[in-house]
RNA sequence: AUGGAGAGUUUGAUCCUGGCUCAGAACGAACGCUGGCGGCGUGCUUAACACAUGCAAGUCUUAGGGGAAAGUUCUUUCGGGGAUGAGUAUACUGGCGCACGGGUGAGAAACGCGUGAGUAAUCUAUCUAUCAGAUUGGGACAACCUGCCGAAAGGUGGGCUAAUACCGGAUAUGAGCUAUAUUGAGUGGUGUAGCAAGAAAGGCUGGAGUAAUCUAGUGCUGAUAGUUGAGCUCGCGUCCUAUUAGCUAGUUGGUGGGGUAAGAGCUUACCAAGGCUACGAUAGGUAACCGGCCUGAGAGGGUGGACGGUCACAUUGGGACUGAGACACGGCCCAAACUCCUACGGGAGGCAGCAGUGGGGAAUUUUGCGCAAUGGGCGAGAGCCUGACGCAGCGACGCCGCGUGAAUGAAGAAGGUAUUUAUAUUGUAAAGUUCUUUCAGCAGGGAAUAAAGUGUAUAGUAGUAACUGACUAUAUUUUGAAGGUACCUGCAGAAGCAGCCCCGGCUAACUCCGUGCCAGCAGCCGCGGUAAUACGGAGGGGGCGAGCGUUGUUCGGAGUGACUGGGCGUAAAGCGCGCGUAGGCGGUGUAAAAAGUCUUGGGUUAAAGACAACAGCUUAACUGGGGGAAUGCCUGAGAUACUUUUAUGCUAGAGUGCCAUAGAGGAAUGCGGAACAUCUGGUGUAGCGGUGGAAUGCGUAGAUAUCAGAUAGAACACCUGUUGCGAAGGCGGCAUUCUGGGUGGUAACUGACGCUGAGGUGCGAGAGCGUGGGGAGCAAACAGGAUUAGAUACCCUGGUAGUCCACGCUGUAAACGAUGGAUACUAGAUGUUGGGGCAUUAAGCUUCGGUAUCGUAGCUAACGCGAUAAGUAUCCCGCCUGGGGAGUACGUUUGCAAGAAUGAAACUCAAAGGAAUUGACGGGGGCCCGCACAAGCGGUGGAGCACGUGGUUUAAUUCGAUGCUAACCGCAGAACCUUACCUGGGUUUGACAUCCACAGAAUCCUGCAGAGAAGCGGGAGUGCUAGUUUACUAGAAUUGUGAGACAGGUGCUGCAUGGCUGUCGUCAGCUCGUGCCGUGAGGUGUUGGGUUAAGUCCCGCAACGAGCGCAACCCCUGCUUUCGGUUACCAUCAUUAAGUUGGGUACUCAGGAGGGACAGCUAGUGUUAAACUAGAGGAAGAUGGGGAUGACGUCAAGUCAUCAUGGCCCUUAUGUCCAGGGCUACACACGUGCUACAAUGACAUAUUCAGAGGGAAGCCAAGCUGUGAAGCGGAGCGAAUCUCACAAAGUAUGUCUCAGUUCGGAUUGCAGUCUGCAACUCGACUGCAUGAAGUCGGAAUCGCUAGUAAUCGCAGGUCAGCAAAACUGCGGUGAAUACGUUCCCGGGCCUUGUACACACCGCCCGUCACACCACGGGAGUCGGUCGUGCCUGAAGCCGGUGGCCUAACCGUAAGGAGGGAGCCGUCGAUGGCAAGUCCGGUAACUGGGGUGAAGUCGUAACAAGGUAGCCGUACCGGAAGGUGUGGCUGGAUCACCUCCUU
Repeated sequence: AUGGAGAGUUUGAUCCUGGCUCAGAACGAACGCUGGCGGCGUGCUUAACACAUGCAAGUCUUAGGGGAAAGUUCUUUCGGGGAUGAGUAUACUGGCGCACGGGUGAGAAACGCGUGAGUAAUCUAUCUAUCAGAUUGGGACAACCUGCCGAAAGGUGGGCUAAUACCGGAUAUGAGCUAUAUUGAGUGGUGUAGCAAGAAAGGCUGGAGUAAUCUAGUGCUGAUAGUUGAGCUCGCGUCCUAUUAGCUAGUUGGUGGGGUAAGAGCUUACCAAGGCUACGAUAGGUAACCGGCCUGAGAGGGUGGACGGUCACAUUGGGACUGAGACACGGCCCAAACUCCUACGGGAGGCAGCAGUGGGGAAUUUUGCGCAAUGGGCGAGAGCCUGACGCAGCGACGCCGCGUGAAUGAAGAAGGUAUUUAUAUUGUAAAGUUCUUUCAGCAGGGAAUAAAGUGUAUAGUAGUAACUGACUAUAUUUUGAAGGUACCUGCAGAAGCAGCCCCGGCUAACUCCGUGCCAGCAGCCGCGGUAAUACGGAGGGGGCGAGCGUUGUUCGGAGUGACUGGGCGUAAAGCGCGCGUAGGCGGUGUAAAAAGUCUUGGGUUAAAGACAACAGCUUAACUGGGGGAAUGCCUGAGAUACUUUUAUGCUAGAGUGCCAUAGAGGAAUGCGGAACAUCUGGUGUAGCGGUGGAAUGCGUAGAUAUCAGAUAGAACACCUGUUGCGAAGGCGGCAUUCUGGGUGGUAACUGACGCUGAGGUGCGAGAGCGUGGGGAGCAAACAGGAUUAGAUACCCUGGUAGUCCACGCUGUAAACGAUGGAUACUAGAUGUUGGGGCAUUAAGCUUCGGUAUCGUAGCUAACGCGAUAAGUAUCCCGCCUGGGGAGUACGUUUGCAAGAAUGAAACUCAAAGGAAUUGACGGGGGCCCGCACAAGCGGUGGAGCACGUGGUUUAAUUCGAUGCUAACCGCAGAACCUUACCUGGGUUUGACAUCCACAGAAUCCUGCAGAGAAGCGGGAGUGCUAGUUUACUAGAAUUGUGAGACAGGUGCUGCAUGGCUGUCGUCAGCUCGUGCCGUGAGGUGUUGGGUUAAGUCCCGCAACGAGCGCAACCCCUGCUUUCGGUUACCAUCAUUAAGUUGGGUACUCAGGAGGGACAGCUAGUGUUAAACUAGAGGAAGAUGGGGAUGACGUCAAGUCAUCAUGGCCCUUAUGUCCAGGGCUACACACGUGCUACAAUGACAUAUUCAGAGGGAAGCCAAGCUGUGAAGCGGAGCGAAUCUCACAAAGUAUGUCUCAGUUCGGAUUGCAGUCUGCAACUCGACUGCAUGAAGUCGGAAUCGCUAGUAAUCGCAGGUCAGCAAAACUGCGGUGAAUACGUUCCCGGGCCUUGUACACACCGCCCGUCACACCACGGGAGUCGGUCGUGCCUGAAGCCGGUGGCCUAACCGUAAGGAGGGAGCCGUCGAUGGCAAGUCCGGUAACUGGGGUGAAGUCGUAACAAGGUAGCCGUACCGGAAGGUGUGGCUGGAUCACCUCCUU
């Protein structure tokens, strides 16, 4: 020596900047809930607001003169008197005190306070010490007596009287003056001599003495010294505002006078004109200051309540008196306000003393006890007084201590809560058992604080003639408010004693219920919209504990004001640039000084507090004694490196000279050519011009074009270059004149002359302003034409200010390198510019001055900077401190104006911001793919019909699906059923499951009424298994009845979920491990060069590997081999009407198992690669074709109505049963289809060829009937056998002949068939008849790349039947086109910009409208403040004073001296008047700003934001804004140039 912690919040994420917030400590606190005890502290922070009542300053009779009473007692003539009380109480004169103590903090920014000095410029009662003295006289006034006035307060006349009251004389010292000597530190000090104003109580008390008088104590006077206290002066320190910059006439100084205890403009007259101020005067605001206290690691910051020191004040303002001391809290006078009394004439009062009251306020106590202690006043003393003080009371207001029990106790009780129903938790907690008794209660005992002093007794000491007295010692007597308190002992019994806050993160502590963006919470972030650990309750838990939280305030954290210890390229922040004043800083040698600096002493830094030990209260808080420390100030001595100062040198900084040198440096004058425009003339004819496309405009009155000539103004192509010059702004044809600066070389000169630079001053693009010129082109405003929804714009045609010149003004820009100036140091490389040197020619080396790019170290949040620093250091200046409000308001300065400069606050938000990252996006770029476009074919959109959807309707038209990715979707089939909907009728343990009890076997037949569900009945029937045979009992299955647990729900939530599915997308992507890079998010790998359908493969590479995807493996199909051939097949043999049969298994075919294709082969290209192109062979050739297969993820995508499921809801209903109806409605809109519009056709007749399926409640043959749907019929077949089953288009022949038709078939009528309990709502089909729209379809839009599109039919599922024209499959016939990737759409990779991240369907700007909030202006109005001028002029001090009054002294007297009142004057508080300053309140109206769920108009910005944006300025416009002019890159893209790297 003991000492330093962070967190939350900006983002999708990151780093940084930066604010906001939290955790800590503290408090004279307040509020909420709660409250057992004690100790020690502490308690009006607000109204310096007003105060009832009581008390807070008296005392001394030993200073003085007077002097009671009650009571007691004696006496009495009963009226009274005496004694005692008692010289007591007490008022008065007088002395001392009242200036202390106590209170408060209004004022004051000041020598007020703090600290350190000075006083040679001073005073000091009481006290101490020393010396000296105390003489002689006098006159009054209170009290008292008496009269008068007054309501009172009080006043007044007359009379008596004392003093330690008052006064005169004397004496002493000697204030002051003169002279002189001496001394100090300037004014001064001291001594001597002279002149000279001016003292006192010899009282009081005791003792002695007859007395005079003596004596002791005390008091008195003068002087000196001390102590204590006070006055005055000075250095330093002591809040905010410059939107307060100038202030000052007694002001600054001098002289004379006055004044004070004392210096001084303190005051006055005169003279001079000074004094203060950027180191902040003056003005305004705020404030008592300090020791300390709180906080902090410290440095600091905040604060000044209690305690202590100082100051100021005492209702407000002024004033003096007395006194040692006051301009006096409980004194006086005056004025003012207020209150009270009053007889209305007049009086009284001052709690910021202690209590207390009202009021104010969030808020702060008893009208207590006592002088016992400590201290104070008076007194000789006893003593008296003391709301100082000591105590008590009230308040958890604070600090500290103690208690509310301890041990044991598992059946882990009951209850509560949760629950996955197993249990867990509350919880050893309780109960129970064994103990203890603090505190509180009751009872008993019981302190310290008390020392003195007094009285009495005794002894001693000094002194005295002696005594008393004084002092000392001993003994004894007496004194306690707190208080019967602290403390001690006893008694009984766990007995009487726990709350508050919190539990989302920060921050320790979690679940249930309720609520449902409501109610509410919230310190910040933020919770709450039906599963809330965030609201409210509960259980549990955490923290602290007689407290706990909240609010407020301060410091801390905050290094967010940075001295310790910050920054300024892009985050807030470098003045636009020079010159230069003050100031700050400053090269090198020597010497001196010693101001800073350093060392070592002295003084001071009060006490208390703080610190470390010790000690006392049981401990602690608290307290006591000593100790150390106290960064500061004053002062003595020393050191001299550095800074400083002085002196003298030096040359490296700076400057001068000399010799060279580059340049768009500046100013003025003159000259030049090209182009544009205009004018004149010629040629010439119908257009020109302009745009994305047009139009306005010009032109037959001759344009444009072209030739010649003339005029005018402005700007200077090429050269021209990240070239040069300049301080910056800026500067560009040529020539001349004048002129500034730089650089190189040289080393002659000066000798630190330097750097920076607050104020100041000059320059300062463009726009703009003034005056006068000029005016070709361009061009704000304006006009017209377009564009557009609009177009006050972008585009076009015109066009005025302006642009140009001269002279003034303005003074701003993205005035930028967003980078202040100066100096020094710290790797290189390359280019370029201006010089020099060496040298030889080279892309040479080297040096100085510029300029540019890359780059090391280093720095940076990163980007980047990097000798031209943003590196390392020093010096100086400027500037910043969250965003918005706002560069605004007010004020001031400036300007002709526009404006510029300076520059806030209220209010509001929790962010605003920088750099970088990953995505997404872009009307950015590059590469690539896809029926994406293009090239084609066919459709949709128009018609009719069908189906689905919306809408509407309805009792219901059940529900869901809604861009692509809903809409012939769930539904592979709603007449009933389905069915979930509606109406009506029933039912309630239920239609369905499990359990219990009882009864009956099951089961079958049947009657009545009813729409049916269901109800009321009748009859038949007695089974199976086991127990012992039976009677019987039990069981299984089943039915009925009954009770409750429960069932049930297509009720809600797909935004609580599982599962399944769609979509991007069969797109080629998505990731990981390790390593490496980066502070980090992240990157790398995965990018690059090729290639592929592919992140497919190859090469390269700080990466190396791996996973999910791709591909392959699987299925179908195409070729082939083989096996076994029935229901398949039939070449050969036989046979039949017929592969019908025998026979056969070669072929076809079906089934099983194999083969085959791999860029394998050849050639070329390519990097000797991957691969591509072509070819051969092959059934097939480059993933052969098709299918299944769908990465990480996205869309809170879809589905609670497939199913499952959490939670919620219903339970005689939202369950369940039944009948009927509805889901089929119909002005309309959309989607998907079918059929068509016809001749590539329709119809008729004839005729050829499939595949794949289905079939028993089925498919159904032959045959017969019917025009037909179909019926009758019954063979065959659970199928390679039978059957559905004729395929159709096609082909052949014929008719039709371009018509609303022999196209088309809707609609309607009639008649039927079939299914089915049942075809009305509401089926399909058949026949006859009817014969609508429609003649190829607007804008727009869909599908398809080969066995595809197109076209043709067939089958199946569902299904009684069918609304199927749908869906799922099958085969038949069978094309066209693809140049290509510019464009549309979607996607992939790389890159770029971004203010987006809910990610462009993003973000976001301004006007307007509405509501609220604060602010500015404002005709005014109200109030305050400050000074100025004038008037008024109380009290009072001072000055003057005719007359008046007057005890002490003088005088015989008259009178005088002196004094007083009165009056006058100066000053002077208050008040008034006048013009003003500054500040505040308020105000019709008005201006912008902020916030707000949502609104209106546009879309300015962010991507090239669709006209790049922004800055300054000017004009214009509903608004964002537009345009002109100059500038900037903080602009994308492409090209070019230059430079760099390899």
A computed fold for a 1542-nucleotide RNA from a Deferribacterales bacterium, annotated as small-subunit ribosomal RNA. The coordinates come from a structure-prediction model, not an experiment, and the mean pLDDT is 82. Its Rfam family is "Bacterial small subunit ribosomal RNA". Its family is annotated with structural constituent of ribosome and ribosome in the Gene Ontology. NCBI's taxonomy places the organism under Bacteria, Pseudomonadati, Deferribacterota, Deferribacteres, Deferribacterales. The same sequence occurs in records of 2 taxa.